[in-house]
Large-subunit ribosomal RNA, domain IV from Opisthocomus hoazin, 323 nucleotides, folded computationally. Its mean pLDDT, the model's own confidence on a scale to 100, is 89. The source organism's lineage runs through Eukaryota, Vertebrata, Gnathostomata, Opisthocomiformes and Opisthocomus. RNAcentral holds the full RNA, with entries from Rfam.
Context: one part of a larger RNA
RNA sequence: CUGUUGCCAAGGAACUCGGCAAAAUCGUCCCGUAACUUCGGGAGAAGGGACGCUCUAACGAGCCACAGUAAAUAGGCCCAAGCAACUGUUUAACUAAAACACAGCUCUCUGCUAAACCGCAAGGUGAUGUAUAGGGGGUGACGCCUGCCCGGUGCUGGAAGGUCAAGGGGAUUAGUUAGGACUUGUCCGAAGCUUUGAACCGAAGCCCCAGUGAACGGCGGCCGUAACUAUAACGGUCCUAAGGUAGCGAAAUUCCUUGUCAGGUAAGUUCUGACCCGCACGAAAGGCGUAAUGAUUUGGGCGCUGUCUCGGCAGCAGACUCG
Repeated sequence: CUGUUGCCAAGGAACUCGGCAAAAUCGUCCCGUAACUUCGGGAGAAGGGACGCUCUAACGAGCCACAGUAAAUAGGCCCAAGCAACUGUUUAACUAAAACACAGCUCUCUGCUAAACCGCAAGGUGAUGUAUAGGGGGUGACGCCUGCCCGGUGCUGGAAGGUCAAGGGGAUUAGUUAGGACUUGUCCGAAGCUUUGAACCGAAGCCCCAGUGAACGGCGGCCGUAACUAUAACGGUCCUAAGGUAGCGAAAUUCCUUGUCAGGUAAGUUCUGACCCGCACGAAAGGCGUAAUGAUUUGGGCGCUGUCUCGGCAGCAGACUCG
């Protein structure tokens, strides 16, 4: 010097991104226990007291120590906020979470040889089930709720009209030539065969007409106006399918920004409560709350400490020397 273990004056987070690490708490019995709450909880809340040995039936009395759960084993606690209801699940070997799942809610498909799926098929799963069932999508306990837009896209329904394939249909077209005509090498040309293929008939789809948002999605601009100023309940105008409702809001979302005010600190880019000027929240890609829960994230406090001021000492194992 390295690793590991133990101890430390005074201070006690001044360390640091951050109390990381360590210290502290710890058992049993008794007392006592707040906000909030889904009345179960919160709760071992918090905060206190007792604990050995001898005598005694008990009450009680006595004894020893620095120390009595005498060693070992054995919660640190509180306040506030975000997210996710919860128990669970996950990147075997850098991420355990706010991600996934979840019960609940909702939309949609499916009438049974079900839909959906595997397979070329036979066949199988669904299911030895039958709409209180099964498949798919979304949301995610619970509470209060879930606004407007159907113009585009999707889906569902409609069938009058337009468009429209194969096929049907066969008008025409052309070739060939028995034959005919004459100016004898040209023209015309039936039937048959071959070729061409018009009109017309012709489904779904698309166009079209409606419906539909817990379908994909979307949810404005400019100007003026009140007897201080400021602001604009109000008015005008343009555009749109409709112009963001409730609730929330510098937020896991706020660029400007360390916004402004208040709280906490001697001092606070973090934190909490407000404000609203929301660059660029917003209602099942759910909105806002919410007791309990969390090896979750953030801020504060008590206790505690070698994290630090600032380092020191010691044990063990190495390092070093010899072998």